[in-house]
RNA sequence: UCGGGCGGCCGGGCGAUCGCUGGUAGCAAUACUGGAGGAAAGUCCGGGCUCCACAAUGGCAAGGCGGCGGAUAACGUCCGCCCGGCAAGGCUCUCAAAGGCCGAGCCGAGGGAUAGCGCCACAGAAAGCAAACCGCUUCGGGCUUGCCCGAAGUAAGGGUGAAAGGGUGCGGUAAGAGCGCACCGCGUCCCUGGUGACAGGGAUGGCAAGGCAAGCCCCGCCUGGAGCAAGACCGAAUAGGGACGGGCGUCCUUUGGCUCUUCGGGGCAAGAGGGCAGGCGCGCCGUUGCGCUCCGUCCGGGUUGGUCGCGCGAGGCGGUCCGCAAGGGCCGUCCCAGAGGAAUGGUCGCCCAUCCAUCUGCAAGGGUGGUGGACAGAACCCGGCUUACAGGCCGCCCGGUCGA
Repeated sequence: UCGGGCGGCCGGGCGAUCGCUGGUAGCAAUACUGGAGGAAAGUCCGGGCUCCACAAUGGCAAGGCGGCGGAUAACGUCCGCCCGGCAAGGCUCUCAAAGGCCGAGCCGAGGGAUAGCGCCACAGAAAGCAAACCGCUUCGGGCUUGCCCGAAGUAAGGGUGAAAGGGUGCGGUAAGAGCGCACCGCGUCCCUGGUGACAGGGAUGGCAAGGCAAGCCCCGCCUGGAGCAAGACCGAAUAGGGACGGGCGUCCUUUGGCUCUUCGGGGCAAGAGGGCAGGCGCGCCGUUGCGCUCCGUCCGGGUUGGUCGCGCGAGGCGGUCCGCAAGGGCCGUCCCAGAGGAAUGGUCGCCCAUCCAUCUGCAAGGGUGGUGGACAGAACCCGGCUUACAGGCCGCCCGGUCGA
């Protein structure tokens, strides 16, 4: 200097004034003071907390998770590493190609495909214990003499496809083919290194063993349910339940009981329903009206009524030690929203970013006027993930080229 690629932070500032809401002080008036976010969002994952259920352990079912090692209260999250794919480019082996190496970073539901079952669309001749459409080769036949027909061989080439039963080269062959050989890939065994995933090396096998498990399945591990409208406390009555004490006037209807009877009926006490009187309630008194139904005391339940849960916490900031890191230990320091139809706002002035117009200047820039700040907004709390976001600032890594 060119190209490629990551991460972190801010996301308007100050002042005046009028409000809203929490706290503290005060009898009060009032004063002082706190008042949204990185995502407060989606409610996707994991916890705290609360109630319900539950001896322990094992099994079955259902659901979830899945490279290895760590972090953590826990996780499907995070950190480091491994493997596979991609990656701006560059290097290397070779006659060449295939191949090998370096590379910030990105992506991966990344256990098992020789336990079994199942599936592999379209295209294509053929898609699973492979397949001759074109092509190539040999043989036979025909003739119009370089084409056609038939038989056989062939998976090297073309074409189809996500995938065509290892790749490249040499040999070989009628043409071909792991048919043979070298290198690479792959399988098996051994050695070495690593906590491990895995890596490196050696021997050996001529290639047998395609893909899909976000199909069933197998292996390993994890999991009780509901959620702050959880849940706890306080708590009215002309509503409803229970206990105790007291009261129960009169009339009518009715039910069964006791009793008297000359058998026609009468009397007694009780229950239920209704009328009147009485009582109680509608804040108090009077009147009127309406409603309830014996009165009083007590007990328990109880209404999105009130209070709590509810802001000291897996807390923020700074330092130091351990660790590559995620993170952890110790010390110091700070208190930092708590509403409940739901506060966190409005107006004005100055400044900053942005954009527009205009003047000036060769340009960089400067002056004037205007515009005006994204996504969004707590509701029990915390750790993550995902999604949205105008504009701005800072840092780091990799590769190429040039120069010293």

Record summary: A computed fold for a 404-nucleotide RNA from a Hyphomonadaceae bacterium, annotated as Bacterial RNase P class A. The sequence is in RNAcentral, with records from ENA. The coordinates come from a structure-prediction model, not an experiment, and the mean pLDDT is 76. A source record names the gene rnpB. The model forms 97% of the base pairs in the Rfam consensus.